[in-house]
Context: one part of a larger RNA
RNA sequence: CUGGGCGUAAAGCGCGCGUAGGCGGAUUGUUAAGUCGGGGGUGAAAUCCCGGGGCUCAACCCCGGAACUGCCUCCGAUACUGGCAAUCUUGAGUUCGAGAGAGGUGAGUGGAAUUCCGAGUGUAGAGGUGAAAUUCGUAGAUUCGGAGGAGAACACCAGUGGCGAAGGCGGCUCACUGGCUCGAUACUGACGCUGAGGUGCGAAAGCGUGGGGAGCAAACAGGAUUAGAUACCCUGGUAGUCCACGCCGUAAACUAUGAGUGCUAGUCACCAACGGGCAUGCCCGUUGGUGACACAGCUAACGCAUUAAGCACUCCGCCUGGGGAGUACGGCCGCAAGGUUAAAACUC
Numbered sequence: 001c002u003g004g005g006c007g008u009a010a011a012g013c014g015c016g017c018g019u020a021g022g023c024g025g026a027u028u029g030u031u032a033a034g035u036c037g038g039g040g041g042u043g044a045a046a047u048c049c050c051g052g053g054g055c056u057c058a059a060c061c062c063c064g065g066a067a068c069u070g071c072c073u074c075c076g077a078u079a080c081u082g083g084c085a086a087u088c089u090u091g092a093g094u095u096c097g098a099g100a101g102a103g104g105u106g107a108g109u110g111g112a113a114u115u116c117c118g119a120g121u122g123u124a125g126a127g128g129u130g131a132a133a134u135u136c137g138u139a140g141a142u143u144c145g146g147a148g149g150a151g152a153a154c155a156c157c158a159g160u161g162g163c164g165a166a167g168g169c170g171g172c173u174c175a176c177u178g179g180c181u182c183g184a185u186a187c188u189g190a191c192g193c194u195g196a197g198g199u200g201c202g203a204a205a206g207c208g209u210g211g212g213g214a215g216c217a218a219a220c221a222g223g224a225u226u227a228g229a230u231a232c233c234c235u236g237g238u239a240g241u242c243c244a245c246g247c248c249g250u251a252a253a254c255u256a257u258g259a260g261u262g263c264u265a266g267u268c269a270c271c272a273a274c275g276g277g278c279a280u281g282c283c284c285g286u287u288g289g290u291g292a293c294a295c296a297g298c299u300a301a302c303g304c305a306u307u308a309a310g311c312a313c314u315c316c317g318c319c320u321g322g323g324g325a326g327u328a329c330g331g332c333c334g335c336a337a338g339g340u341u342a343a344a345a346c347u348c
Stems, first nucleotide, its partner, number of pairs: 004319003007302002012316001014201004021194003025088007033081002035077008049065006091191001092188003095184005103177007110154001114150003120144001125136002162169002206247006215241002220236004258315006266293013297304002321348003330341004
């Protein structure tokens, strides 16, 4: 190289955009680069292989043949691939008309709860637990009613529901803004798919500067429990959680399932849009999405099954026994924490 794989055995980059490259719809003409046929030249000798021969045999040597699978060139073929030219509309996109949505960013605003607090009420407990204690309270707590302040999160609606490429997104209003679906006719005319590098986004925690800080709460302190208890339980409590800007770049970043296209029985439910039928609130149908079953097929089994793990094609990524190790060294990135790329000895 050929070959085998990647849901759970090792293996799909966390997710986009996109460069090079790879691959690419229908028809016609042309070209003849790839491709195919034939001719010529060359492909040194030796070696290898085949047939003979010589050393007593063999190794070795000699003669002849074949071969040297290659390169160059000429003539020809034109189905396929490529190049060039032209045309097309089904892929892709544009236009018009509707529509759904926690999609994103910014600003404003609402009520409940929690906590704090001026004044009031009111008196001895409150709190907490399996039981207690630490703790709070006669300097008036807990409770009750009620001016006011603060920060954070948005009960019900709420759903196997919706939106987003993923991470993720949930009170309400406004502004700006991305994507998607359906219907319609017209337009462009392959403008497409994938994507090494690259570049952007990327939960939580963490980091830097400046704010903010109600509740919660790593660390920490105390009380319990216990043989011990650096825990589970309780009382406190600081970073942090929140905001702005800038880093970090990782997760069981999971559907543990890369993206795209076509094909391959059905049934039921939900969401969005549209069409038809009427008996006017139901039925039937189409497209797109979200789920549950189930046939063929696949699978080691579990299971998957038109949202494939089925049947095929294109492109990318990745795997190759366990440990050592996602470590060391080096490079790159980072303020750091660390990230990324990534071995070997040794050992079973």
Molecule: small-subunit ribosomal RNA, central domain
Organism: uncultured prokaryote